Transfer RNA from a bacterium, 72 nucleotides, folded computationally.
The RNAcentral record of the sequence draws on ENA.
It matches the Rfam family "tRNA". The family's RNA type in Rfam is transfer RNA.
C1' cells in the first nucleotide's frame, strides 16, 4: 500500500439477532463495631461514530475513527 483481529461501565471480562446490556474489582451511601477492617445491603455509572438490513441490533452489512498483527 493490502490483509487480518479488536474497540462494552473507572479497570477487566460476559451477552443465539429478543427479558430492565450482567458479573468480578473499584466508587458512593447504609448495617453492624468504640473506630477500622471484614461481612452483608443498597445506588450510580458502558456498547467508538455515520449509515444501512430487520418487526427488533452489543451482534449482521458498509464507511470512517482509534489500537495490534502479518505481508510488502
Nucleotide at each position: 500500500g493490502u490483509c487480518c483481529c479488536c474497540g462494552u461501565c473507572g479497570u477487566u471480562c460476559a451477552a443465539c439477532g429478543g427479558a430492565u446490556a450482567g458479573g468480578a474489582c473499584g466508587a458512593a451511601g447504609g448495617u453492624u463495631u468504640c473506630c477500622u477492617a471484614a461481612a452483608c445491603c443498597u445506588u450510580a455509572a458502558a456498547u467508538g461514530a455515520a449509515g444501512g438490513u430487520u418487526c427488533g441490533a452489543u451482534u449482521c452489512c458498509u464507511u470512517c475513527c482509534g489500537g495490534g498483527g502479518g505481508c510488502a